[in-house]
RNA sequence: AGAUGGCCGGAUGGCCGCUGGUCUGCUUGCAGACUGGAGGAAAGUCCGGGCUCCACGGAAGCACGGUGCCGGAUAACGUCCGGCGGGGGCGACCCCAGGGAAAGUGCCACAGAAAGCAAACCGCCUUCUCCGGAAGGUAAGGGUGAAAGGGUGCGGUAAGAGCGCACCGCGCGGCUGGUAACAGCAGCGGCACGGUAAACCCCACCGGGAGCAAGACCGAAUAGGGACGGCACAUGGCCUGUUUCCGGGCUGCCGUCCGGGUUGGUUGCACCAGGCGUCUGGUAACAGGCGUCGCAGAUGAAUGGCCAUCUAUCGCGGCUGGUUCGCCAGUUGCGGGGACAGAACCCGGCUUACAGGCCAUCU
Numbered sequence: 001a002g003a004u005g006g007c008c009g010g011a012u013g014g015c016c017g018c019u020g021g022u023c024u025g026c027u028u029g030c031a032g033a034c035u036g037g038a039g040g041a042a043a044g045u046c047c048g049g050g051c052u053c054c055a056c057g058g059a060a061g062c063a064c065g066g067u068g069c070c071g072g073a074u075a076a077c078g079u080c081c082g083g084c085g086g087g088g089g090c091g092a093c094c095c096c097a098g099g100g101a102a103a104g105u106g107c108c109a110c111a112g113a114a115a116g117c118a119a120a121c122c123g124c125c126u127u128c129u130c131c132g133g134a135a136g137g138u139a140a141g142g143g144u145g146a147a148a149g150g151g152u153g154c155g156g157u158a159a160g161a162g163c164g165c166a167c168c169g170c171g172c173g174g175c176u177g178g179u180a181a182c183a184g185c186a187g188c189g190g191c192a193c194g195g196u197a198a199a200c201c202c203c204a205c206c207g208g209g210a211g212c213a214a215g216a217c218c219g220a221a222u223a224g225g226g227a228c229g230g231c232a233c234a235u236g237g238c239c240u241g242u243u244u245c246c247g248g249g250c251u252g253c254c255g256u257c258c259g260g261g262u263u264g265g266u267u268g269c270a271c272c273a274g275g276c277g278u279c280u281g282g283u284a285a286c287a288g289g290c291g292u293c294g295c296a297g298a299u300g301a302a303u304g305g306c307c308a309u310c311u312a313u314c315g316c317g318g319c320u321g322g323u324u325c326g327c328c329a330g331u332u333g334c335g336g337g338g339a340c341a342g343a344a345c346c347c348g349g350c351u352u353a354c355a356g357g358c359c360a361u362c363u
Base pairs, nucleotide, nucleotide: 001363002362003361004360005359006358007357008356010310011309012308013307014306015305016304018037019036020035021034022033023032024031025030026029039340043351044350046349047348048347049346050345051211052210053209054208064207065206066205067204068203069083070082071081072080073079084098085096086095087094088093099202100201104200105199106196107195108194121142122141123138124137125136126135127134128133150168151167152166153165154164155163169191170189171188172187174185175184176183177182215267216266217265218264225258226257227256228255229254230253231252236251237250238249239248240247241246274293275292276291277290278289279288280287281286311338313336314335315334316333317332318331319330320329321328322327
């Protein structure tokens, strides 16, 4: 100078409050005492699960969505651990949407002669020539492009070319090692098969829906519904067919009971895939045994405010020492002074934000 992993993220005291629990007291909803009271991310709500309700006879398929090297861990995962392959870095180490492109379809802009059953612009070579050029051969060289149909060398040739050979790469089948991904070895094949699947698609695996404002319980006054009983009476009242006749429909008061709903209250709701320590197994993620601890529970939403002292650290100044004259270290005076952010059913992850500081291992 850097890499990886872990931890902390103001401290102490006093005063005044807020809120959960326990106990005591009474005036029964207040007072007093004791005690608990935000985070590593409580955040984003992106994955996975518990729990709850709804739907559903079972299985398979289709559609849609997701995941995607191999093995393991786990309640589960898109997470974690170990390994393989590829890429980056001198290195510690880091990164990878890392299945399939010889099943099919599509696309490959611009530039360029040519972008996929290749292609002749320049150049090179041969022949012809009216000396302007024309025809043919050629992918070694130039130029274009993200990408030009293996690379390097030797031979070969008119010039060239896997045209031939050696090595490397690639493909094929084989052997060996490995649980596997894969690696190594020798052989064969002159090379066919460009890229793109965060394009359709194919293959394998996974997936019912909604969410604590889920859901359960209690339930005042008032209004309204139903049942039963009593009283009242209808020759009434109201509505309606245009009026009458005639006809159709509805009904007042009191009591008891039932069920639904609104405001509200209780519950769900704080003891669970729990934390810490230790031992055993495992490279590890993790699993098991033993011991120990009890750790927020608000709901227009508590967890705070003020003061004092100190402190990481910052600014200005003085002194001392060093100096590569840029500064650095120590000490001292004055002043300032705490990042990101706040639970809302719970848990495992991921991602994002974070002033400053500490520790361990490694290069």